[in-house]
RNA sequence: UAGAAUGAUAGAGGCGCGGGCUUCAUCAGUACCAUAUCCAUAUCGGCCGGACAGCCGGAUAGAGGAAAAGGGGAGACCGCCGAAGAAUAUACGUUUUUGUCCGGAACGGAUAUUCUGGGAUGCAGCAGAAGAUGCUGCAUACUGUCACGGAAUGUGGAGCGCUGUCAGAGGA
Numbered sequence: 001u002a003g004a005a006u007g008a009u010a011g012a013g014g015c016g017c018g019g020g021c022u023u024c025a026u027c028a029g030u031a032c033c034a035u036a037u038c039c040a041u042a043u044c045g046g047c048c049g050g051a052c053a054g055c056c057g058g059a060u061a062g063a064g065g066a067a068a069a070g071g072g073g074a075g076a077c078c079g080c081c082g083a084a085g086a087a088u089a090u091a092c093g094u095u096u097u098u099g100u101c102c103g104g105a106a107c108g109g110a111u112a113u114u115c116u117g118g119g120a121u122g123c124a125g126c127a128g129a130a131g132a133u134g135c136u137g138c139a140u141a142c143u144g145u146c147a148c149g150g151a152a153u154g155u156g157g158a159g160c161g162c163u164g165u166c167a168g169a170g171g172a
Base pairs, nucleotide, nucleotide: 006167007166008165009164010163011162014081016080017079018078019077021075022074023073024072032065033064035061036060037059038058039057045056046055047054048103049102050101051100052099053098084116085115086114087113088112089111090110092108093107094106095105096104117143118142120140121139122138123137124136125135126134127133145157146156147155148154
């Protein structure tokens, strides 16, 4: 001087990611309350399923009153660039609108493993009250990045990637 593996550190991607807050719509003129009418007054039925106990009548009507949670959109702000998301497994916690026990379901954070570079659009499936939205799969271009190539509007790869800087062995 150059510099592989590797380590440290700083960064980039863009309809980029997450969070709580504010606000708007949806849920819904639904649940529920009141009123009126009709029926019933029971080993029926209802309260997620089962057991035990407990509690409760039901239907209809309209120019009466009237929600909320969960799930979303937008905005500024904050934190960020495996950001983050998903699936499976494990035990735990919360909820499931009467209580206890058992079970199911939903949700939450934790741990482990696996998958996804990013958002968009279309189709399908699942979740969802939903034609909102989310997730997954497939397809399509787009986009950042690297490799190959003389080059392309080409081909291929994956974030365990890529770029800058510093350190870095033999060798010269």
Molecule: Lysine riboswitch aptamer